RNA sequence: GCCGCGUUAGCUCAGUGGUAGAGCAUCGGUUUCGUAAACCGGAGGUCGUAGGUUCGAAUCCUACACGCGGCACCA
Numbered sequence: 001g002c003c004g005c006g007u008u009a010g011c012u013c014a015g016u017g018g019u020a021g022a023g024c025a026u027c028g029g030u031u032u033c034g035u036a037a038a039c040c041g042g043a044g045g046u047c048g049u050a051g052g053u054u055c056g057a058a059u060c061c062u063a064c065a066c067g068c069g070g071c072a073c074c075a
Stems, first nucleotide, its partner, number of pairs: 001071007010024004018055001026042005048064005
């Protein structure tokens, strides 16, 4: 330098055009003598950044950033 994959909630991941979810964690409640467990409920994300396409973009296109892997170059 080239190619591929990845980037979504605190963590691990889903969601592949119609306005974002799960599990765990966290907070509150029920229960218990108390704790844990169990059950019920809440809060938490401008979807890596910037443009473009579209009535509408996490999703499609382009560039860039970061991470992982492969290839190439190296007097």

Transfer RNA from an Allostellaceae bacterium, 75 nucleotides, folded computationally. Its Rfam family is "tRNA". By type it is a transfer RNA. Gene Ontology term of the family: triplet codon-amino acid adaptor activity.